[in-house]
Context: one part of a larger RNA
RNA sequence: UGUUGGCCGCCUGAGGGGAAGGUGCCCUCAGUACGAGAGGAACAGGGUGCCGCGGCCUCUGGUCUACCGGUCCUCCUACAGGGGGUAGCCGGGCAGCUACGCCGUGUCCGAUAAGGCCUGAAAGCAUCUAAGGCCGAAGCGGUCCCCGAAAAUAGGCGGCCACUCCCUGGCGCAGGGGGUCGGGUGACCGAUCCUUUGCCAGGGACGAGGGCUCGGGAAGAAGACCCGUUUAAUAGGGCGGGGGUGUAAGCGGGAAGGGAAACCGACCCGUUUAGCCUGCCGCUCCUAACAGC
Numbered sequence: 001u002g003u004u005g006g007c008c009g010c011c012u013g014a015g016g017g018g019a020a021g022g023u024g025c026c027c028u029c030a031g032u033a034c035g036a037g038a039g040g041a042a043c044a045g046g047g048u049g050c051c052g053c054g055g056c057c058u059c060u061g062g063u064c065u066a067c068c069g070g071u072c073c074u075c076c077u078a079c080a081g082g083g084g085g086u087a088g089c090c091g092g093g094c095a096g097c098u099a100c101g102c103c104g105u106g107u108c109c110g111a112u113a114a115g116g117c118c119u120g121a122a123a124g125c126a127u128c129u130a131a132g133g134c135c136g137a138a139g140c141g142g143u144c145c146c147c148g149a150a151a152a153u154a155g156g157c158g159g160c161c162a163c164u165c166c167c168u169g170g171c172g173c174a175g176g177g178g179g180u181c182g183g184g185u186g187a188c189c190g191a192u193c194c195u196u197u198g199c200c201a202g203g204g205a206c207g208a209g210g211g212c213u214c215g216g217g218a219a220g221a222a223g224a225c226c227c228g229u230u231u232a233a234u235a236g237g238g239c240g241g242g243g244g245u246g247u248a249a250g251c252g253g254g255a256a257g258g259g260a261a262a263c264c265g266a267c268c269c270g271u272u273u274a275g276c277c278u279g280c281c282g283c284u285c286c287u288a289a290c291a292g293c
Base pairs, nucleotide, nucleotide: 005161006160007159008158009157010156011155015147016146017145018144021051022050023049024048025047026046027045028044034039052105053104054103055102056101060099061098062097063096067092068091069090070089071088072085073084074083075082076081094279108142109141110140115135116134117133118132164205165204166203167202168201169200170199171198175196176195177194178193179192180191181190182189183188211293212292214228215227216226217225234288235287236286237284238283239282240281241280242278243277244276245275250271251270252269253268254267257264258263
C1' cells in the first nucleotide's frame, strides 16, 4: 500500500516449518513350536538402560560479587559501627540461572511400493488383471508441537466509533427516488412527467481506537512484547508469612592466666529459636502512576 469506512478482541487453518526418534539388555511367551537328540525360536505384552531432541527447577548437585556469620592486616572516631586489601580470606546460602537433576519422546488410522491373494474373461480350459475386489513397509499423509488472513477466492464471529455538524467559495435545479417514451444485443444514452433538495472544492469541529508521556515486568542489546494508570495493588514504603544465616549490641554471672595490690582478662553462660537480611508469597492507597501531547 492492498484487502472497498475506520478500529478492537476472539477464532478458522489454505499453506509452511519441526518432526524424532535410534539402539541394547532383562522378564513373560517357553525349555513351548521345531528337532531322534544335542539344541532351540517367533508373534504379542511388560520392564530397564544408553545416545539424540524438546521442556522444566519439585528433588539432588553447581553457582549465587543480593544476604548472614567467622577471622587477619590497616585506616576512620570509642571494645559500637564501618572503608580498603581478588568478593581480603574462610564457612554457609533463598530466588534466579543451570546439569551432574526431573519430565516427555505414544499408539492408532488412511492411501500405497515390492510382494501375496480373491473372483474373472479375452482364449468354453488356465490365469493376481483386462473390468472389479482384499491385504501388504522403519517409507508417504494424518494423529503431536510451532508459524500462519498478503490464503488477490485477501476469511469468520462479537463489539466500538463514524457515515454528522459549522464556515467560505462555486453550480443554479444541475443531485436522489419513481413512472412513461425513443435508441442500443447489453452495460448504457437521450427526452419527458411526479416527488424530494441538494452537488462539488477548501478549511474547521466531533470522533472509536492507536501512539507518545507516566508506574512497571519471570519481556528485553536498541527497537519490540506484556501489564497497570485512582472505578487502581503497577512499582516503592509499611505490616504479616515463608526463607537465609546462626544466637547481635548492651547488661548480668562466671573464668584459665597475669599482677605486690588496685585491678586487667582471652573465653564461657544467660538475657536470645536472638540480631541482621530478604529479587519470594500476600495484605495495606502511606508515596508515586500526576499533568498532558
Source information
The part of an RNA shown here (large-subunit ribosomal RNA, domain VI) has 293 nucleotides and comes from a Thermococcaceae archaeon. The coordinates come from a structure-prediction model, not an experiment, and the mean pLDDT is 84. Rfam family: Archaeal large subunit ribosomal RNA. Rfam links the family to the GO terms structural constituent of ribosome and ribosome. For this family Rfam cites "Crystal structure of the ribosome at 5.5 A resolution" (Yusupov et al., Science, 2001).